Context: one part of a larger RNA
RNA sequence: UUGGGCGUAAAGGGUGCGUAGGCGGUUUGACAAGUCUGGUGUGAAAUCUCUCGGCUCAACCGGGAAACUGCGCUUGAAACUGGAUGACUGGAGUGAUGCAGGGGUGUGUGGAACUUCCGGUGGAGCGGUGAAAUGUGUAGAUAUCGGAAGGAACGCCAGCAGCGAAAGCGGCACACUGGGCAUUUUCUGACGCUGAGGCACGAAAGCUAGGGGAGUGAACGGGAUUAGAUACCCCGGUAAUCCUAGCCGUAAACACUGAACACUGGGGGAGGGAGGCUUCGGCCUUCCUUCCCGUAGCGAAAGCGUUAAGUGUUCCGCCUGGGGAGUAUGGUCGCAAGGCUGAAACUC
Numbered sequence: 001u002u003g004g005g006c007g008u009a010a011a012g013g014g015u016g017c018g019u020a021g022g023c024g025g026u027u028u029g030a031c032a033a034g035u036c037u038g039g040u041g042u043g044a045a046a047u048c049u050c051u052c053g054g055c056u057c058a059a060c061c062g063g064g065a066a067a068c069u070g071c072g073c074u075u076g077a078a079a080c081u082g083g084a085u086g087a088c089u090g091g092a093g094u095g096a097u098g099c100a101g102g103g104g105u106g107u108g109u110g111g112a113a114c115u116u117c118c119g120g121u122g123g124a125g126c127g128g129u130g131a132a133a134u135g136u137g138u139a140g141a142u143a144u145c146g147g148a149a150g151g152a153a154c155g156c157c158a159g160c161a162g163c164g165a166a167a168g169c170g171g172c173a174c175a176c177u178g179g180g181c182a183u184u185u186u187c188u189g190a191c192g193c194u195g196a197g198g199c200a201c202g203a204a205a206g207c208u209a210g211g212g213g214a215g216u217g218a219a220c221g222g223g224a225u226u227a228g229a230u231a232c233c234c235c236g237g238u239a240a241u242c243c244u245a246g247c248c249g250u251a252a253a254c255a256c257u258g259a260a261c262a263c264u265g266g267g268g269g270a271g272g273g274a275g276g277c278u279u280c281g282g283c284c285u286u287c288c289u290u291c292c293c294g295u296a297g298c299g300a301a302a303g304c305g306u307u308a309a310g311u312g313u314u315c316c317g318c319c320u321g322g323g324g325a326g327u328a329u330g331g332u333c334g335c336a337a338g339g340c341u342g343a344a345a346c347u348c
Stems, first nucleotide, its partner, number of pairs: 004319003008301001012316001014201004021194003025088003031082001033081002035077002038074005049065006091191001092188002095184005103177007110154001114150008125136002162169002206247006215241002220236004258315006266293012297304002321348003330341004
């Protein structure tokens, strides 16, 4: 490289938007670039193949034929691909009418709890554990009542419920705003799918600057435990956790399963619509989303099974024994931490 693969064996990019590129619905009559076709020119010789011959044979050599699967020019064909033309509506989008939702951003606001402070009551312990001790308390703690301040998170509702591309999203109100679904088919008329580069978003931790700091709590200190205990348990506690602006760009970023389209038995729930029937209890049909069980099929198996890991098509990403190693080096990005790209020797 070919072939074969990527849920769990190596392998799906964290997610989206989108450039180039690749691929692309139905139909009309023409064109003839691809395609097919006949002719012709060329495709040096040698080599290869076939055949005849020469060295006693063979290797080798000589003659002839074929071949050189290619390219140019040219005669035709018009199914398919293609470019150009006209038309279409099923793909895609758009309009109208409704619906559900922790989707996003900003501003404001609420109660419970907690901690601290102030005051009242009260008077010896409290706290903590397996048991203790450190700690805290007659300078009045814990407990309890009243008041004040502060920060963070939003109990019940809450649901294998919902929304979002993913990361993720949960008190309440308002403003702004994205997407989805159903019905109707109004309009456009292939406007589509994928997507190397690129751009944007991207948990937590971390970084810069300025705020904030209740609780929790890396580091750190102390008390225990223990042979030791740089831990698990306990008492404290800085960074951090929170906000604003800007970086970082990684995760078991997982469904360990890329995106889109089509097709292929069923059954049972749940969420959001629409239609029909109704004895008004409900029943039936259908679209989208989601969970479970399972047929065929697939699979090494367990399992997957119309939301496929089934059957096909298109496009992208990725894999090629373990270790060395996501290391070295170079490049590039970053304030740094480090990220991305990414070997080899050697070894089994």
Predicted 3D model of a 348-nucleotide part of an RNA (small-subunit ribosomal RNA, central domain) from a metagenome. The RNAcentral record of the full RNA draws on SILVA. The prediction has a mean pLDDT of 88.